Context: one part of a larger RNA
RNA sequence: CUGGGCAUAAAGGGUCGUGUAGGUGUCUUUUCAAGUUUUGUCUCAAAGCCUGUGGCUUAACCACAGAAAGGGACAAAAGACUGAAAAGAUAGAGUUAUCUUUAGGGGAAUCGGAACUCAAGGAGGAGCAGUGAAAUGCGUUGAUACCUUGGGGAACACCAGUGGCGAAGGCGGAUUCCUGGAAGAUAACUGACACUGAGACACGAAAGCUAGGGGAGCGAAGCAGAUUAGAGACCUGCGUAGUCCUAGCCGUAAACGAAUGUCUGCUAGCCGCAUUUAUCCCGACUUUACGUCGGGAUGGGUGUAGCGAAGGAAAUCCGUUAAGCAGACCGCCUGGGGAGUACGACCGCAAGGUUAAAACUC
Repeated sequence: CUGGGCAUAAAGGGUCGUGUAGGUGUCUUUUCAAGUUUUGUCUCAAAGCCUGUGGCUUAACCACAGAAAGGGACAAAAGACUGAAAAGAUAGAGUUAUCUUUAGGGGAAUCGGAACUCAAGGAGGAGCAGUGAAAUGCGUUGAUACCUUGGGGAACACCAGUGGCGAAGGCGGAUUCCUGGAAGAUAACUGACACUGAGACACGAAAGCUAGGGGAGCGAAGCAGAUUAGAGACCUGCGUAGUCCUAGCCGUAAACGAAUGUCUGCUAGCCGCAUUUAUCCCGACUUUACGUCGGGAUGGGUGUAGCGAAGGAAAUCCGUUAAGCAGACCGCCUGGGGAGUACGACCGCAAGGUUAAAACUC
């Protein structure tokens, strides 16, 4: 280099993210002839390999003759395919307009109620809390339970769904403002502008780090009480960091769809949900107009569940949202351990991360 693979056996990068180089790329016509194919000439010393014949008694060995494949150079030809140039097209892709719709998508500000906790006041008078059982703890300096007032921080019950949105991480009280996207219908336009994507860049749960705030509840560490042979734990009472906010870093997760890269085309159906659209029907209202609202049937689109034909698969199972049939591009794997370690390099304040072996051993 090739081969075979990557749901669960080793193997899909955290992210249909953005995108450079590169690789690949729709239909029609013309030209060129770089790739490609054919033919011819020259060349690739001899020896060797291969084929044939011969010589040593045979073989090994040797001699003679011959050929093929392949490489390189040059010339001529072909013009399908790839490529280059020119012209055109619209089925891929996109833009604009008119609409219609959609949601916990993102950011900022403001507001709300329940619960909790703290403080003050009232009333009250012996317990409360906790557990398997207890104790530590709180309480006559008046607790718990009840009422009133005020402060504080964090999270948003019901709605809530097998449901929605987002590239992923993730997103759930309400209102306002700013902002990204998606789906469907119609019309016009651009004219391959596309796909993938090494590096690069961006985002990236939780924990952790730096600085400044904040701190109700919970709660690593820590203290105490139990349990126990012991208890560095499980249980209980406290409780620091943290959890929250602002600015910056870190860059990892079972970052998972109970492990599945992206894009495109093709290959039976059945049954839901969400959303949208076309036609038809029903009802209500009315400024009788493809008017508004509500409901239903059938068909189409998009998304998301369940089951299943063919097919696949070692099986489990997957099955138009493929793990089926094919193609384009990227990433990754190559027995277990050593080891995702050492060394080096890069990044980081650190913690550490990324890249990544070998000896040895089975």
Predicted 3D model of a 362-nucleotide part of an RNA (small-subunit ribosomal RNA, central domain) from a Patescibacteria group bacterium. The source organism's lineage runs through Bacteria and Bacteria candidate phyla. It matches the Rfam family "Bacterial small subunit ribosomal RNA". Rfam links the family to the GO terms structural constituent of ribosome and ribosome.